The RNA shown here (Glycine riboswitch aptamer) has 86 nucleotides and comes from Streptomyces marokkonensis.
Formats: sequence, C1' cells, structure tokens
RNA sequence: CCGUGCGGGAGAGUCCUCCAGGCACCAUCGGAGGCGCCGAAGGAGCAAAUCCUCCCCGGAAUCUCUCAGGCACACGUACCGCACGG
Repeated sequence: CCGUGCGGGAGAGUCCUCCAGGCACCAUCGGAGGCGCCGAAGGAGCAAAUCCUCCCCGGAAUCUCUCAGGCACACGUACCGCACGG
C1' cells in the first nucleotide's frame, strides 16, 4: 500500500400528477413522468478558494461540477478504529 471481517458513520421532497391494486372510505405500498434538492460509491476539473513549497510551475482533496449515484425506513457510501492475510 492492497484485500477481507467487525464496529462507528451523514446529507437531501415519502413534493405534485398519472397508472395499477382494493366492494366503499381512510391509510399504506409499487411503477412512470415533472420540477426541486444532496454529495461521503464512482467520475471529471484545477476555473474559484484551500493545503503542500520561499516564489513560480505542478500536485491533491473532505474543494468545485453534478455525468453517474442518491433524496420515508432499510441497504449502501467516503472516512475512522481494531483484527487477519498478501
């Protein structure tokens, strides 16, 4: 440095419309579309700001962009700790 296991671990509408299901009402769930939003899988960029260096150049990311991904719960996620293996 890489992999595996365990633990910790956010963010953002369960908004609107339509379809289906259901005897009716209420509620819930699934699918599609619309707009709005999030950044911590991945990706891209140094244009801004930040960090590294005395400066320049250059590089980097938790920065920026949102292509992808995501926006009830859950799963998962960068990152951190421990253990094991190479």